[in-house]
RNA sequence: GCGGAAGGCCGGAUGGCCGCGGAGGGCGACCUCCGAGGAAAGUCCGGACUCCCCAAAGCGACGGUGCCGGGUAACGCCCGGGCGGGGCAACCCGACGGAAAGCGCCACAGAGAACAGACCGCCCGCGUCCGCGCGGGUCAGGGUGAAACGGUGGGGUAAGAGCCCACCGCGUUCCUGGCAACAGGGACGGCACGGCAAGCCCCACCGGGAGCAAUGCCGAAUAGGACCCCCGCGCGGGCUGGUCCCUUCGGGGAUACCGCCGCUGAGGCCGCUUUGGCCAAGAGGGGUCGGGUAGGCAGCUUGAGGCGCCACGGCAACGCGGCGUCCAGAGGAAUGGUCAUCGAACCGCCUUGCCGCGCAAGCGGUGGGCGGGGAACAGAAUCCGGCUUACAGGCCUUCCGCGCAA
Numbered sequence: 001g002c003g004g005a006a007g008g009c010c011g012g013a014u015g016g017c018c019g020c021g022g023a024g025g026g027c028g029a030c031c032u033c034c035g036a037g038g039a040a041a042g043u044c045c046g047g048a049c050u051c052c053c054c055a056a057a058g059c060g061a062c063g064g065u066g067c068c069g070g071g072u073a074a075c076g077c078c079c080g081g082g083c084g085g086g087g088c089a090a091c092c093c094g095a096c097g098g099a100a101a102g103c104g105c106c107a108c109a110g111a112g113a114a115c116a117g118a119c120c121g122c123c124c125g126c127g128u129c130c131g132c133g134c135g136g137g138u139c140a141g142g143g144u145g146a147a148a149c150g151g152u153g154g155g156g157u158a159a160g161a162g163c164c165c166a167c168c169g170c171g172u173u174c175c176u177g178g179c180a181a182c183a184g185g186g187a188c189g190g191c192a193c194g195g196c197a198a199g200c201c202c203c204a205c206c207g208g209g210a211g212c213a214a215u216g217c218c219g220a221a222u223a224g225g226a227c228c229c230c231c232g233c234g235c236g237g238g239c240u241g242g243u244c245c246c247u248u249c250g251g252g253g254a255u256a257c258c259g260c261c262g263c264u265g266a267g268g269c270c271g272c273u274u275u276g277g278c279c280a281a282g283a284g285g286g287g288u289c290g291g292g293u294a295g296g297c298a299g300c301u302u303g304a305g306g307c308g309c310c311a312c313g314g315c316a317a318c319g320c321g322g323c324g325u326c327c328a329g330a331g332g333a334a335u336g337g338u339c340a341u342c343g344a345a346c347c348g349c350c351u352u353g354c355c356g357c358g359c360a361a362g363c364g365g366u367g368g369g370c371g372g373g374g375a376a377c378a379g380a381a382u383c384c385g386g387c388u389u390a391c392a393g394g395c396c397u398u399c400c401g402c403g404c405a406a
Stems, first nucleotide, its partner, number of pairs: 001402010012342007020035006037377001041388002044386005049211004062207005067081005082096001083094004097202002102200002104196003119142002121138007150168006169191001170189008215298004225289006231282001234263004239259001241258002243254004267279004305327001306325005312319002346372006353366005
């Protein structure tokens, strides 16, 4: 210098003017202070808190988690380690318990896919028209496949084969190291045990339900409910109704009550007055009480807190302690607008600086000058711990590989 890996930080600045939400002070005019994020997002995990359910324990169902150790209030999160995979490396990735408990599945291709299998090839025998055919042996070689019933080498054999041997793998067992996952080593076994559990299943551990629109308190107007008070609740008609009584079953009678008709009618309605119309005895006026709604208050932000500095334990996650600082609390929802100065990306032009390529013209990179330009994703809604996703651009630290120089 080029390329890469890991971790962290910032993410427009300052001022004026006009506003917005909250807290405090003042009789008041007004003054002082505070006011979004690393993700406030997705609402995917884990909790706090609240209500509902619930005697305890065990078993079952359902859901989740799944190498080991540690951290934590807890977790599916984090740290450290192991094993497997990728990378020259720094480093990165892993649904990483069990397939000799059982069931199930293994497409296509292929002769054969799990109590395997003879297509080609190889070997033996017989036949032959000398092209080959038939029977048998063989899984070493070829071919198919994601996967072919241990691998490599040697011996052996008609050719072959764990048939035999060495090493590797695998299994059983013992020893050593480690808390453990696991690693290393010895002995024995000739191979018996393919893969899939993001298929059922088995094992271990964890798990009641709903969510701040939780939940508690206060509580109108209007409508409706219960009770009380005021005013009114009158008169007439048996009227093809109902009901009741009598009956020779043809009918006759009664009218307290329900209904109907007529008159009167406190009063109500047609915005008000006059006229007129409609309704009318509970349809009127008033009061008390209780429930719900609108609305208000609490929950609400001092908390397993955050941030800054210091110290201790731990490889680390993290724990423990001291000092300082209270760091939005709104709630249909504030955190904004404008002006000035400055400004990173980015774009254009110029360049007699430097570097590389090229014969050269020139091109590319970097630096300098001038002009334009004007800041990513996004935005609290009970709170906290995580994960995931989005993010223009810039900065810092550590490490790896290659090249050059000393």
Predicted 3D model of a 406-nucleotide RNA (Bacterial RNase P class A) from a Paracoccaceae bacterium. Lineage of the source: Bacteria > Pseudomonadati > Alphaproteobacteria > Rhodobacterales > Paracoccaceae. The coordinates come from a structure-prediction model, not an experiment, and the mean pLDDT is 78.